Transfer RNA from a chicken gut metagenome, 66 nucleotides, folded computationally. The coordinates come from a structure-prediction model, not an experiment, and the mean pLDDT is 83. Its Rfam family is "tRNA".

RNA sequence: GGGUGUAGUUUAGUGGUAAAACAGUGGUCUCCAAAACCAUUGUCGAGGGUUCAAUUCCUUCCACCC
Numbered sequence: 001g002g003g004u005g006u007a008g009u010u011u012a013g014u015g016g017u018a019a020a021a022c023a024g025u026g027g028u029c030u031c032c033a034a035a036a037c038c039a040u041u042g043u044c045g046a047g048g049g050u051u052c053a054a055u056u057c058c059u060u061c062c063a064c065c066c
Base pairs, nucleotide, nucleotide: 001066002065003064004063005062008022009021010020011019016052024040025039026038027037028036045061046060047059048058049057
């Protein structure tokens, strides 16, 4: 100097009420367990700015990669 940072994990989401899969929890099923099915919990790295409105744009810091 360049890049990345979103749920426990892997990732979508280029200004208008944050999402999927897996994982977790509860239930159905089963002699028991697994699998399957149904339901459910949980999230934008931190501060500041712009804007009616920011995960998104600007800026500083933090962590990581080159």